[in-house]
RNA sequence: UCGCGCUAGGCGGGGAGCUAGCGGUUCCCUGAACCCGCAAUCCGCUUCAGCGGGGCUGAAUCCCCUCUCGAGGGGUCGGCGUCCGAGACACGGGCUUCGGACGUGAGUGUUGACGGCCAGGUUCCGCGCACUGGGAGCCUGCGAACCGCGUCAGAUCCGGGAGGAAGCAGCGCUAAGCAGUCUUCUCCCAGGUGCCGCGGGGCAACCUGGCUCGAGCAAGCGUCGGAGGCACCGGCUCGGACACGGCCUCGAAGGAGGGUGCGCGA
Numbered sequence: 001u002c003g004c005g006c007u008a009g010g011c012g013g014g015g016a017g018c019u020a021g022c023g024g025u026u027c028c029c030u031g032a033a034c035c036c037g038c039a040a041u042c043c044g045c046u047u048c049a050g051c052g053g054g055g056c057u058g059a060a061u062c063c064c065c066u067c068u069c070g071a072g073g074g075g076u077c078g079g080c081g082u083c084c085g086a087g088a089c090a091c092g093g094g095c096u097u098c099g100g101a102c103g104u105g106a107g108u109g110u111u112g113a114c115g116g117c118c119a120g121g122u123u124c125c126g127c128g129c130a131c132u133g134g135g136a137g138c139c140u141g142c143g144a145a146c147c148g149c150g151u152c153a154g155a156u157c158c159g160g161g162a163g164g165a166a167g168c169a170g171c172g173c174u175a176a177g178c179a180g181u182c183u184u185c186u187c188c189c190a191g192g193u194g195c196c197g198c199g200g201g202g203c204a205a206c207c208u209g210g211c212u213c214g215a216g217c218a219a220g221c222g223u224c225g226g227a228g229g230c231a232c233c234g235g236c237u238c239g240g241a242c243a244c245g246g247c248c249u250c251g252a253a254g255g256a257g258g259g260u261g262c263g264c265g266a
Stems, first nucleotide, its partner, number of pairs: 001266006009057003012030005020046005034054005063259006072250006079244001081242007091234003094230001095228005102222003107217002115212008123201006129194002131191007139180004148173004156165003
């Protein structure tokens, strides 16, 4: 150095998640890489590896180490953008409202605008009248076994008598009360009563009328200014999602370099 037979090793790895930690089952990446059974309120382990069983390959393209490149994952950012939700009227717009030496101007105005003055009304109080309702009086009728009135037969009592007294029933009348008429009249009380009258108060505003003055007045809209505070838009604050980017971290496949046996024979 070559051949044959073996052995260590290999027949996938990584990220997330789970876990005290690790491997596997799960999801994802890489890309082609033996088979069977088991595993999430899980199956195992405490370290070159999931546990159990079987198979292939095998000292190098294949195993081990280092470097490189880097798919992809994770973390973080007071980096940036978009979107969603909540809050907030300090800010801009919108909204509401007020103001005037502003502008415009529907209309209105010499059949008299704006302004000024006066009177009355709308408001309050009192009174009168009327109306409505209630009550009483007046009027009519009824109305007392005895304790109302008058007259009181009979009977009773007093008296020698003349006569007198009290008095039931009856008859007549009336009180309280009851009923009616409410037709008129009188009085009292009350009023969500009145195109009614009188007197007084009040009079900011509006309405009506009169007088005066003599040419403007003016809704709305625009502009400016003040005030309000509705989260509709922008902006602001807070939270979240997604995309991109910076930094940190793990890192598959690929590339480069190095390393690793035993026995027999030639």
The prediction has a mean pLDDT of 78. A computed fold for a 266-nucleotide RNA from a Gaiellaceae bacterium, annotated as Bacterial large signal recognition particle RNA. It matches the Rfam family "Bacterial large signal recognition particle RNA". It is annotated as a non-coding RNA gene. Gene Ontology terms of the family: SRP-dependent cotranslational protein targeting to membrane, signal sequence recognition and signal recognition particle, plasma membrane targeting. The model forms 92% of the base pairs in the Rfam consensus. The organism belongs to Gaiellaceae, within Bacteria. The gene name in the source record is ffs.